Context: one part of a larger RNA
RNA sequence: UUUUGGUGCUUGAGGGGAAGGAUCCUUUAGUACGAGAGGAACAAGGAUUCGCAGCCACUAGUCUACCAGUUGUCUGGCAAGGCACUGCUGGGCAGCCACGCUGUAAUGGAUAAAGGCUGAAAGCAUCUAAGCCUGAAGCCAACCCUGAAACGAAGCACCUUAUGACUCUUAUAGAAGAUAAGUUUGAUAGGACUGGGGUGUAAGUGCGAAGCUUCGGCGACGUAUUAAGCCCGCGGUC
Numbered sequence: 001u002u003u004u005g006g007u008g009c010u011u012g013a014g015g016g017g018a019a020g021g022a023u024c025c026u027u028u029a030g031u032a033c034g035a036g037a038g039g040a041a042c043a044a045g046g047a048u049u050c051g052c053a054g055c056c057a058c059u060a061g062u063c064u065a066c067c068a069g070u071u072g073u074c075u076g077g078c079a080a081g082g083c084a085c086u087g088c089u090g091g092g093c094a095g096c097c098a099c100g101c102u103g104u105a106a107u108g109g110a111u112a113a114a115g116g117c118u119g120a121a122a123g124c125a126u127c128u129a130a131g132c133c134u135g136a137a138g139c140c141a142a143c144c145c146u147g148a149a150a151c152g153a154a155g156c157a158c159c160u161u162a163u164g165a166c167u168c169u170u171a172u173a174g175a176a177g178a179u180a181a182g183u184u185u186g187a188u189a190g191g192a193c194u195g196g197g198g199u200g201u202a203a204g205u206g207c208g209a210a211g212c213u214u215c216g217g218c219g220a221c222g223u224a225u226u227a228a229g230c231c232c233g234c235g236g237u238c
Stems, first nucleotide, its partner, number of pairs: 005159006014146004020050008033038001051104005059098001061096002066091005071084005093233001107141003114134004168182004191238005196232004204225005211218002
C1' cells in the first nucleotide's frame, strides 16, 4: 500500500531447510556356503564420531557489573579513594557460550533402472501391446521455519465508530525504522522493602599480643561484637 469498517483468532496455495555422512558392537551365526581351512548377509537392537541447527537445568570457560586480599605512590593521619594493562592476585550470579544438553526419528504414497504376474498380436513363446504386482540415500508427503499481495487478494468470532500516530517509561525486540509491554482506568522503568544470589566476616570499639620505646606509650597480628559489611543486569510486593 492492497484486500475497502474495527479488533482478535485461524486456514494453508506457495516458499525455504544439512530434510544428513561415516564407523563399530550384539543377535542373526560358527548358521548359509565350503571336502576342509575358513566364513557371510537380510533384518532387529545398541553405541561412537563428523557435520548442521537449537538451548543453558547440569558441567566447564568467560564475566573490564560485583566482593575480597595485596604492592608502589598520592590525597597531612585514620577511614575512604585515585593511578599503575581491570596494577596484580583469589573468587564470582545473570548474560554469552562449548568442552555441556537436545534434535538430525519413525512412517506413508507415486516412481527410475531393474525384477515379475497374467497375456495376445504371432494356436507356441513373450514383464507389454490392454491390465496388474514389486522396486532407491532420489521425488511427493511426513518433521522444522515461513506463508492472505494466494489480483480467485481467503475464512471464523465479536463489536458498531471502534481506532491509529506522536510524546513519555521500557524489553521477551532491536543498526535506523519496525516489533512487543505500558502510558494514572498504571506495576512499564527507577526507587523502597523483601526473596534468592556473589564475596567472605566491614568500620569503630573491647580484649590479647611478637616487637619497639624517650618507659608516657606505640604496635604487625589474633580474637569478640559479626553467616558481618559491601554488592546484584534475577523474582515478588508497594

The prediction has a mean pLDDT of 82. A computed fold for a 238-nucleotide part of an RNA from a marine sediment metagenome, annotated as large-subunit ribosomal RNA, domain VI. It matches the Rfam family "Bacterial large subunit ribosomal RNA".